RNA sequence: UGAUCCCGCGCGGGAGAGAGGGAGGGUCCGUCCUACGGACCACCCCCGCCGAAGGCGCAACCGGCCCCCGGAAACGCUCAGGCACAUGAACCGCGCGGAGAAG
Numbered sequence: 001u002g003a004u005c006c007c008g009c010g011c012g013g014g015a016g017a018g019a020g021g022g023a024g025g026g027u028c029c030g031u032c033c034u035a036c037g038g039a040c041c042a043c044c045c046c047c048g049c050c051g052a053a054g055g056c057g058c059a060a061c062c063g064g065c066c067c068c069c070g071g072a073a074a075c076g077c078u079c080a081g082g083c084a085c086a087u088g089a090a091c092c093g094c095g096c097g098g099a100g101a102a103g
Base pairs, nucleotide, nucleotide: 001103006098007097008096009095010094011093012092013091018047020046021045022044025041026040027039028038029037030036031035048083049082050081054079055077056076057075061071062070063069064068
């Protein structure tokens, strides 16, 4: 000086699944104005569904001192999360920084 790999940050890309039903609450608007209707927001309940935050697996696969142990997926589960838009999103690309480090 310093690659692969690891961590973080920024930018770009990034799938799937009900704008489901119900009651009440808040805000705004309208009307035939003690009431009714519409839109939005959050919470609760019910049913249906998705898997690419996270988590879990008795697990495809890999390794070892090998009938046991360890690691572990984009697979499986669906706890969490999500099912118009937005947000988020594993993963990929580029850039920057950090640690360590073969040469």